Context: one part of a larger RNA
Parts: sequence; structure tokens; C1' cells
RNA sequence: GAACGAACGCUGGCGGCAGGCCUAAUACAUGCAAGUCGAGCGAGAUCUUCGGAUCUAGCGGCGGACGGGUGAGUAACGCGUGGGAAUAUGCCCUUCUCUGCGGAAUAGCCACUGGAAACGGUGAGUAAUACCGCAUACGCCCUUCGGGGGAAAGAUUUAUCGGAGAAGGAUUAGCCCGCGUUAGAUUAGGUAGUUGGUGGGGUAAUGGCCUACCAAGCCUACGAUCUAUAGCUGGUUUGAGAGGAUGAUCAGCCACACUGGGACUGAGACACGGCCCAGACUCCUACGGGAGGCAGCAGUAGGGAAUCUUAGACAAUGGACGCAAGUCUGAUCUAGCCAUGCCGCGUGUGUGACGAAGGCCUUAGGGUCGUAAAGCACUUUCGCCAGAGAUGAUAAUGACAGUAUCUGGUAAAGAAACCCCGGCUAACUCCGUGCCAGCAGCCGCGGUAAUACGGAGGGGGUUAACGUUGUUC
Repeated sequence: GAACGAACGCUGGCGGCAGGCCUAAUACAUGCAAGUCGAGCGAGAUCUUCGGAUCUAGCGGCGGACGGGUGAGUAACGCGUGGGAAUAUGCCCUUCUCUGCGGAAUAGCCACUGGAAACGGUGAGUAAUACCGCAUACGCCCUUCGGGGGAAAGAUUUAUCGGAGAAGGAUUAGCCCGCGUUAGAUUAGGUAGUUGGUGGGGUAAUGGCCUACCAAGCCUACGAUCUAUAGCUGGUUUGAGAGGAUGAUCAGCCACACUGGGACUGAGACACGGCCCAGACUCCUACGGGAGGCAGCAGUAGGGAAUCUUAGACAAUGGACGCAAGUCUGAUCUAGCCAUGCCGCGUGUGUGACGAAGGCCUUAGGGUCGUAAAGCACUUUCGCCAGAGAUGAUAAUGACAGUAUCUGGUAAAGAAACCCCGGCUAACUCCGUGCCAGCAGCCGCGGUAAUACGGAGGGGGUUAACGUUGUUC
């Protein structure tokens, strides 16, 4: 000198664009953050112009694996980059073929009943795009090549939406490998599923992934193992560059969801707002037993030098569901708070000497603040008042918002501070103090004329800021 997710002191007019718990991955009151479909199904309720319409608990389907948060763990194929073969892929696209015949249940509802509650139990009876069987398939799978196995679902407004099998594509994901990826040797040996093979199991798939047997290997001074620290990257910052430091916001990947473990469902999870078990904590209880998980958006307590509203809207973009109308969406778009940062603008302009008054200095003559003020003549950016009023939206629909912007009016009217002045380093005098009080980044000032302390006048610098502290180069 530059930079900052900054903080502190003092000051503070406006706007635009950004940013805003870096600490306790501490604990959380309250509200909201994932639903949707009646064009899959029966039933119930309400309204009715008797045509029908609406609503919903339940069964069923799709979605809750996306979106949003955080960085605890992780020194690792985690990430970055470049390759690879032994894979899966709901919704989407293309092509071919099919969609035949039957059956048995069950929730809701009803009856009885247990429990404080959470939640249940028994009986009767019912529907489906829920479940099951038969047929068909030779393209699919298995095969000893003889053969064997395997599917479907209908709905309505009659034009569509669907269902099943197979092949291909696209997308997404899993897996493997080369290279790169912090420090310590005051960590030198580490390893028995360990290293390899064979048979088997398991997986969508390769593989000690698992298992039985066999062999004794494998890593390591080019640093194994251990310990400490740490999410990685595009980037950011500094620097002429090389390099150093860093990984907030935005984007990609990974990991996590009270702590630890486990699987279920599913195309996809070992699942933030799903389930089970154990633990800690909190809450309810009739003491028998139950309920919970903000590292979602707001917000609270705590910690801290320190970090915002318990806001509006689905109008736009995107997402889920739905034939659609539409519903939901703290994603998102907006508004609120904060000089936290960057950028822009303003706090007037011209004229005005008899250099007014006043302050300060003085050699007492004067000098200086100083054209500065006043006065005179103008202007109206921003602000304030009034009127008009968008783009973003397209046939309709605008939270923002009567916002941006435009026009008229108003009156110089409402708008300047902070730090410094011994040298480095731009800027000097007087008074007070007297090694005291104090200053200080370094050198150093202060013990009676201190340009270095405190005040004043004057001056210098930056400016809605200025200075200090911290950190990086």
C1' cells in the first nucleotide's frame, strides 16, 4: 500500500447493488417449511332449481431420495483431473407386440369392548388401477439344448388418459484405475481377512464384499504405521510475476441430520421434517404407560467483540400431484433492519472590502481566520407537498407498489464530520503543566519559555465517513 462475512470509538443526509452467527454440530417455546389425485375405489355428510354440485376420514397411485440447511466427521478414489468395464435407471423419447377368463380378502362403515392418554381388540359385512390364480408370449430369463419359467387395469365428458412385455435412446447414479491433494521421525516398523489363489455365497454390477480350503504373503526411509490439523474444487485475496495466504456469499462434488446401531419400502435411501433398537436430555401421565428432535424459514435462551423480521406473495422462475381447472411450495421473488462493503449524488452557485463584528497572534504599527460571513442576484439535485404513472404479463392473473419514472409547486430552505500537525509524514503558534499529569507505530517527548502532554487559534489529510484493533499478502 491492498484486502476483509469484521469488531470498537466518534459522527451520520439520500440512492443503487451486494452482504449479514466466523463463537456453542449448544438447548429450543410458538407458527409455518410436502403434498396431491373423486378422470382408481366403496362409503358418509352438506346443498339442491331433483338435472346435479361440493366436501372429506379410509383403501389405492405418484411424490415425501428433489428442493432447503450445516461442515461435525473425513488426509480418503473424499475431492480435482484424465481414463476404464463388470452395471442399474421411476418419470421422458422412439419402435414392435399385447391388454382374454376368473377368484379370495381387507380398511373405511356398523355392533360390542380395553385404555388417563397415545393407541387398540373382537365380531358381522363391502369396493377397487389393492391382492391372487388360469390362459396367452417364443422377442425376455434359465437350460443338461430335450425342455422349463414369466404379464397386464381400467377410467371418463368418447376423445383421450392409462396398463403389460421387449428392444433402443436420453438422463441420472453405482463401481475400478493413473496422477495431484497439510504438518510432525522428539511417530520406524505396520498388517491374520492381513496379501494372493480355488470353490461357493452375496450384489444391479467387479472385487476378501463374505465364507471354506490352500499358499505366505502385502505396505514401508520415494516415509508405511501413528499423532495433530482440515470438508475438497471452480474460485477469492495479495503480488510485476513466480509464489504466499485463503475456501464467507455464488456454482460443482462429498459428508451429516439429538448420539450410536439397524434394516424396511422403493427405480432410487440404509431416508433432516419415515420406521425399529439402545443412550443422553426435555415434556405429559390416572404411575400402568406415552410424546419429542430448527445443522429448513422466522424467532427464543445461552455463548460471544460480533451478525437481521416470529413480514408479503405464489405475480414471475422452478418443483410435486392432477386430463384439466387447480392445490401445495419459508424453493423462489419481494419488502423490513444494519454506513457491513462497493459505487453514485448532495449539504448550494455567482457576486460581495469600508477587509464589519468577534476570536487568535502581535515588535502594539499590524497580521490572520477571510470573499469567509452579512448583503445583493440566482438555482432546486436530493428532500418535502400535489398530480400523472409504467416494464416485469401472455387472452386473463402484479406480492413488490401507487414503487421506478415523469410533471408542477416549495424554500438556501432539512443535510459535516473524523483523524493528524517532533522526524519517518502533508501540516505551527500561544497558554496551562513542570520526569507530574500524560503521549507513544519506531526513534523517543515531559525535571519552568514543550511545534511531541492538555486546551485554544491556525493549518494538513480524508470525507458520509474518519480513526483504532485484529488477520492475510
Molecule: small-subunit ribosomal RNA, 5' domain
Organism: metagenome